Predicted 3D model of a 71-nucleotide RNA (transfer RNA) from Mucilaginibacter sp. 14171R-50. Its Rfam family is "tRNA". Rfam describes the family as follows. Transfer RNA (tRNA) molecules are approximately 80 nucleotides in length. Rfam classes the family as a transfer RNA. Model confidence (mean pLDDT): 81 of 100. The sequence is in RNAcentral, with records from ENA and MGnify.
């Protein structure tokens, strides 16, 4: 320098273009002598901008961040 891949709560992953869910974590309550286990409730997210579309996490362009390959 060129090409390619990835980007979603604190973490790991779902979601045919049509309500953004699950598990763990964290907080709180119950149970327990206490802790753990178990049970109930809560918490918090689509990297940025623009475009297509009735409708975008999803499709397109570009930027940013990380990674891989070639030179």
């Nucleotide at each position: 320098u060129u090409u390619c891949c990835u980007g979603a709560g604190g973490u790991g992953c779902a979601a045919u273009g049509g309500c953004a869910g699950c598990a763990c974590g964290c907080c709180u309550g119950g149970u327990u002598u206490u802790g753990g286990u178990c049970c109930g409730g809560g918490u918090a997210g689509u990297a940025g901008u623009g475009g297509u579309u009735c409708g975008a996490a999803u499709c397109c362009a570009u930027u940013c961040a990380g990674g891989a390959a070639a030179a």
Notes
RNAcentral records the identical sequence in 2 taxa.